[in-house]
A computed fold for a 521-nucleotide part of an RNA from a metagenome, annotated as small-subunit ribosomal RNA, 5' domain.
It matches the Rfam family "Bacterial small subunit ribosomal RNA". Gene Ontology terms of the family: structural constituent of ribosome and ribosome.
Its mean pLDDT, the model's own confidence on a scale to 100, is 82.

Context: one part of a larger RNA
RNA sequence: GAAUGAACGUUGGCGGCGUGGAUUAGGCAUGCAAGUCGAACGAGAACCCCGCAAGGGGGGAAAGUGGCGAACGGCGUAGUAAGGCGUAGGUGACGUGCCCCGGGGUCCAGGAUAGCCAAGGGAAACCGUGGGUAAUACUGGAUGAUCUCCUCAGAAAUAAAUAUUUGAGGAGCAAAGGUGUGAUUCCGUCCUGGGAGCGGCCUGCGUGGUAUUAGCUAGUUGGUGAGGUAACGGCUCACCAAGGCGACGAUGCCUAGGGGGUGUUAGCGCAUGACCCCCACGACUGGGACUGAGAUACUGCCCAGACACCUACGGGUGGCUGCAGUCGAGAAUCUUCGGCAAUGGGCGCAAGCCUGACCGAGCGACGCCGCGUGCGGGAUGAAGGCCCUUGGGUUGUAAACCGCUGUCAGAGGGGAUGAAGUGCGGGUGGGCAAUCCCAUCCGUUUGACAUAGCCUCAGAGGAAGCACGGGCUAAGUUCGUGCCAGCAGCCGCGGUAAUACGAACUGUGCAAACGUUAUUC
Numbered sequence: 001g002a003a004u005g006a007a008c009g010u011u012g013g014c015g016g017c018g019u020g021g022a023u024u025a026g027g028c029a030u031g032c033a034a035g036u037c038g039a040a041c042g043a044g045a046a047c048c049c050c051g052c053a054a055g056g057g058g059g060g061a062a063a064g065u066g067g068c069g070a071a072c073g074g075c076g077u078a079g080u081a082a083g084g085c086g087u088a089g090g091u092g093a094c095g096u097g098c099c100c101c102g103g104g105g106u107c108c109a110g111g112a113u114a115g116c117c118a119a120g121g122g123a124a125a126c127c128g129u130g131g132g133u134a135a136u137a138c139u140g141g142a143u144g145a146u147c148u149c150c151u152c153a154g155a156a157a158u159a160a161a162u163a164u165u166u167g168a169g170g171a172g173c174a175a176a177g178g179u180g181u182g183a184u185u186c187c188g189u190c191c192u193g194g195g196a197g198c199g200g201c202c203u204g205c206g207u208g209g210u211a212u213u214a215g216c217u218a219g220u221u222g223g224u225g226a227g228g229u230a231a232c233g234g235c236u237c238a239c240c241a242a243g244g245c246g247a248c249g250a251u252g253c254c255u256a257g258g259g260g261g262u263g264u265u266a267g268c269g270c271a272u273g274a275c276c277c278c279c280a281c282g283a284c285u286g287g288g289a290c291u292g293a294g295a296u297a298c299u300g301c302c303c304a305g306a307c308a309c310c311u312a313c314g315g316g317u318g319g320c321u322g323c324a325g326u327c328g329a330g331a332a333u334c335u336u337c338g339g340c341a342a343u344g345g346g347c348g349c350a351a352g353c354c355u356g357a358c359c360g361a362g363c364g365a366c367g368c369c370g371c372g373u374g375c376g377g378g379a380u381g382a383a384g385g386c387c388c389u390u391g392g393g394u395u396g397u398a399a400a401c402c403g404c405u406g407u408c409a410g411a412g413g414g415g416a417u418g419a420a421g422u423g424c425g426g427g428u429g430g431g432c433a434a435u436c437c438c439a440u441c442c443g444u445u446u447g448a449c450a451u452a453g454c455c456u457c458a459g460a461g462g463a464a465g466c467a468c469g470g471g472c473u474a475a476g477u478u479c480g481u482g483c484c485a486g487c488a489g490c491c492g493c494g495g496u497a498a499u500a501c502g503a504a505c506u507g508u509g510c511a512a513a514c515g516u517u518a519u520u521c
Base pairs, nucleotide, nucleotide: 001521002520003519004518006517007516008515009514010513013371014370015369016368017367018366019364020363026327027326028325030324031323032322035068036067037066040065041064047058048057049056050055075282076281077280084207085206086205087204088203089202090201091200094199095198096197099195100194101193102192103191104190105189107141108140109139110138116131117130118129120127121126147172148171149170150169151168152167153166154165155164177187178186208254209253210252215245216244217243220242221241222240223239224238225237226236227235257279258278259277260276261272262271263270264269284305285304286303287302288301307318308317309316310315335361337360338359339358343357344355345354346353347352374404375403376402377401384395385394386393387392408462410457411456412455413454417450418449423444424443425442426441427440428439429438430437431436465510466509467508468507469506470491471490472489476505477504478503479502480501486493487492
């Protein structure tokens, strides 16, 4: 000099864009953060209509079965020095819901169960008993291949192969309906081939400190066989062999999420990993599996523990390292805000619903950038202050005074843009047909929040400080103090004329900031 997720002191006008719990991965009151589908299913409260009533029709809340989602998104960096990350490859050792393209199907039956009704138990959480009901829930059978497995025959490529591929024979395996006047046609469903995107596994190389850590290892290293997995493999097991790693640093200990990047620098390097993007890992602590295409699952389940809460003492409930907020510790880090208008996500044919993701607003000079605090004239060089050799000098064109302007802030007005869609109504054209799709036109409908720019009003009015002045280092005089009080980054100042302490005047530097401290280059 440059830099920072900074803090502290003094001061503080406005705006834009960013950014803000770095410490206790300490504890948490409260609210919200994941639902949706009635075009899968039965049943159906309030309310409305008809009816004298019984009852019927419309209507759809709440709950339940079922499907999809909840594995995304959001947060944190505790652990992890290698099940990580980065990069280059391999998979003849693999998987894939939703989505896209292609081929072929959707037959016949059955038994339950929640909700509901009845009567109960319990303080509650909740629980069991009896009756009875539906499905795209569940189960059995049929049919079936290019699918899977077995047998046989052949082919190509490869260093090699059972695994790639062609043909023949045999065995096995599937399904569900809905909407609608009307379904081969729309939405689904089943089998299968391919794709896209996403993942699993394997290999090479690279990726901290310490030798005042030198030896480490029994599923350990390899083989055979079996089990298991989507898949290779000591991944697991039985048997057999005695191997495997290590001064090119094994093993141990300490520290640490990694990278893209960021800071600095002419560069090489050195330091670092806030925000944003990619990957990994974590979810009160430890362990476990279930469901599922996918988890060993933050707001799912089970067990144990600590902590906290409720209790009728029998027993229960909870997990902010989501968004706000609170306590604690700390030098220190924000609102218990608005909206789904946009972008994106989940569900749904759709309308739409949900979304603390996100978009916005609020707070903080925390950072960067921009603007303003006026402009021109004005000497009797006014008053006051300070210095003085008492002549004067300086503050200083500075002020007053005269003339002007109107940025920002203030008040009022008008009005671009972020909005394109989707839906609804109508029309045209195309896809032989269609309830479906595409293109296009007209009308109508959607803004939480913000505002560029413009016009009008008023009026210099509302807006300057901080540090420093011995040398380094730009800028000095007077008074006070008297090795005292104090200053100080280094050298060093202060013991009676201190340009170095304190104050005043004045000057210098930077400026809505200026200094100090800490840290990096």